The RNA shown here (c-di-GMP-I riboswitch aptamer) has 76 nucleotides and comes from a Gemmataceae bacterium. The coordinates come from a structure-prediction model, not an experiment, and the mean pLDDT is 90. It matches the Rfam family "c-di-GMP-I riboswitch aptamer". From the family's description: GEMM was predicted in a large-scale screen for bacterial structured RNA regulatory elements. Its family is annotated with cyclic-di-GMP binding in the Gene Ontology. Lineage of the source: Bacteria > Planctomycetota > Planctomycetia > Gemmatales > Gemmataceae.

[in-house]
RNA sequence: CCUCGACAAAGGCAAAACCGCCGUAAGGCGGUGACGCAAAGCCGCGGGCCCCUCUGGGGGCAGCCGGGCUGCCGAA
Numbered sequence: 001c002c003u004c005g006a007c008a009a010a011g012g013c014a015a016a017a018c019c020g021c022c023g024u025a026a027g028g029c030g031g032u033g034a035c036g037c038a039a040a041g042c043c044g045c046g047g048g049c050c051c052c053u054c055u056g057g058g059g060g061c062a063g064c065c066g067g068g069c070u071g072c073c074g075a076a
Stems, first nucleotide, its partner, number of pairs: 004074002012037002017032006035063001041069003045066003048061005
């Protein structure tokens, strides 16, 4: 350094639900809250799913799968 991921260490993120706001909606943001996560950090490139339009098309989900980029620690 690469692979890998421990009854290690330091930490991190935050599901559902509730409240408020934005949005036609899917869904998003903030607060509370933790189901979980070794990338549950980032990217809409491929697949998939969801919403709007329904004529072309547009929007969303990265915590659905794959892929790409970056990253803490260092047992076996």